[in-house]
RNA sequence: CCAGACGGCUGGAUGGCUGCCUUCGGCUCACGCCGGGGGAGGAAAGUCCGGGCUCCACGGAAACACGGUGCCGGUUAACGGCCGGCGGGGGCGACCCCAGGGAAAGUGCCACAGAAAGCAAACCGCCAGCGCUUCGGCGCUGGUAAGGGUGAAAGGGUGCGGUAAGAGCGCACCGCGCCCCCGGUAACGGGGGCGGCACGGUAAACCCCACCGGGAGCAAGACCGAAUAGGGGCGGCCGGACCCGGCGUCCUUUGGGAUGUCGUGGGUCAGGCGUGUUUUCGCGCCGUCGCCCGGGUUGGUUGCGUGAGGCGUCCGGCAACGGGCGCCCCAGAUGAAUGGCCAUCCACCGGGGCUCGCCCCGGGGACAGAACCCGGCUUACAGGCCGUCUGGCGUU
Numbered sequence: 001c002c003a004g005a006c007g008g009c010u011g012g013a014u015g016g017c018u019g020c021c022u023u024c025g026g027c028u029c030a031c032g033c034c035g036g037g038g039g040a041g042g043a044a045a046g047u048c049c050g051g052g053c054u055c056c057a058c059g060g061a062a063a064c065a066c067g068g069u070g071c072c073g074g075u076u077a078a079c080g081g082c083c084g085g086c087g088g089g090g091g092c093g094a095c096c097c098c099a100g101g102g103a104a105a106g107u108g109c110c111a112c113a114g115a116a117a118g119c120a121a122a123c124c125g126c127c128a129g130c131g132c133u134u135c136g137g138c139g140c141u142g143g144u145a146a147g148g149g150u151g152a153a154a155g156g157g158u159g160c161g162g163u164a165a166g167a168g169c170g171c172a173c174c175g176c177g178c179c180c181c182c183g184g185u186a187a188c189g190g191g192g193g194c195g196g197c198a199c200g201g202u203a204a205a206c207c208c209c210a211c212c213g214g215g216a217g218c219a220a221g222a223c224c225g226a227a228u229a230g231g232g233g234c235g236g237c238c239g240g241a242c243c244c245g246g247c248g249u250c251c252u253u254u255g256g257g258a259u260g261u262c263g264u265g266g267g268u269c270a271g272g273c274g275u276g277u278u279u280u281c282g283c284g285c286c287g288u289c290g291c292c293c294g295g296g297u298u299g300g301u302u303g304c305g306u307g308a309g310g311c312g313u314c315c316g317g318c319a320a321c322g323g324g325c326g327c328c329c330c331a332g333a334u335g336a337a338u339g340g341c342c343a344u345c346c347a348c349c350g351g352g353g354c355u356c357g358c359c360c361c362g363g364g365g366a367c368a369g370a371a372c373c374c375g376g377c378u379u380a381c382a383g384g385c386c387g388u389c390u391g392g393c394g395u396u
Base pairs, nucleotide, nucleotide: 001392002391003390004389005388006387007386008385009384010383012345013344014343015342016341017340018339020039021038022037023036024035025034026033027032041367045378046377048376049375050374051373052372053217054216055215056214066213067212068211069210070209071085072084073083074082075081086100087098088097089096090095101208102207106206107205108202109201110200123148124147125144126143127142128141129140130139131138132137156174157173158172159171160170161169175197176195177194178193179192180191181190182189183188221302222301223300224299231293232292233291234290235289236288237287240269241268242267243266244265245262246261247260248259249258250257251256271286272285273284274283275282276281309328310327311326312325313324314323315322316321346365348363349362350361351360352359353358
């Protein structure tokens, strides 16, 4: 210098003018006004997992059903996340990928092709015997599974021996299974012995095993609650009630108040029907008036941001993560604020000039926006910056 692997950061800057939401202070009867502070993200997104919180259900626990997870160890509030390791696969390498428990518990399936796909099988071929022959071969019977062919997969692989041809038929190595020893917390790894090989694949097919899971969600939930119209309860509705008035008694702050009484002084009132053989007594229904209680609608308040919080630093740990100390308070809308315009500059792009230093003109900044909160995952993202590492080339 070129090509690549992994990890992290950033996501235009400054100033002016003008809005919006919120909070604090001052002024104002109030409406509001003035001043100060704060005002989106790494994903606020998808709502895919896991929790907090809230309500509902439920004696506890277990089982069944259903759903999820699935190598081992750790981490965490928890997780299907993350970290470290193991095994398998890919890459020269840095490194990347894996739904990675069980197929000798049982059931099912294995398309097409092929002779045969699970109690294996024999198409071509190879070999032996017999027969025929135009001497090239052909037919029948039997042996075989090395070679060819089909397939994702054909009852271990390579080599040597062996044989009529072959075959774990025999042997060596590899693989596989069982047993033992050693290392490791474990997954697993290493070594030795035995066995000629039994046990094809498929569990993102049913299933088995282990572990986890009650349901719904901030439109959860709690509180306040007008007018009007419903609901429930109690009481009144004329021989009565209430108001004004007259006359006594008492008190007095001299304004009046309390109490009793009067009915041919005045005024107001909503009662009606049925029934108990009658009634001034009672019951029922309808109406009306008054008081009380309770639920709902519109609306308002709360939940609502001090939290598994952020930043810095030290310690433990390979790491995820945990602990100590110090500092900080950092959006809270609810038809839903966080915006717009201008100027200068900075990345970047195109064109032109060029003394290769730069200069001029034009364009120009991605994905996207809180809505109860938090931990993850996934997806989107113009451009820029940093670190560690790998391979190659060149120079010394």